[in-house]
RNA sequence: GCAUCCUUAGCUCAGGUGGUUAGAGCGUUCGAUUCACAUUCGAAAGGUCGCAGGUUCGAGUCCUGCAGGAUGCA
Numbered sequence: 001g002c003a004u005c006c007u008u009a010g011c012u013c014a015g016g017u018g019g020u021u022a023g024a025g026c027g028u029u030c031g032a033u034u035c036a037c038a039u040u041c042g043a044a045a046g047g048u049c050g051c052a053g054g055u056u057c058g059a060g061u062c063c064u065g066c067a068g069g070a071u072g073c074a
Stems, first nucleotide, its partner, number of pairs: 001073007010026004019057001028044005050066005
């Protein structure tokens, strides 16, 4: 230099052929349970979906550029 793939919550990840409100597990906080702790149960907080544009009535999803990362070829 070329090709392919990845980037969504603090971490690991899901999200069908674009459609009603963006989710799970773990973690964190609060509550219940206990004399207390652990376990268990319930609830809550936490996201400009990497960044900037474009298409569309509508974009996490499609297109373009950029950034970071992984793999292969040279």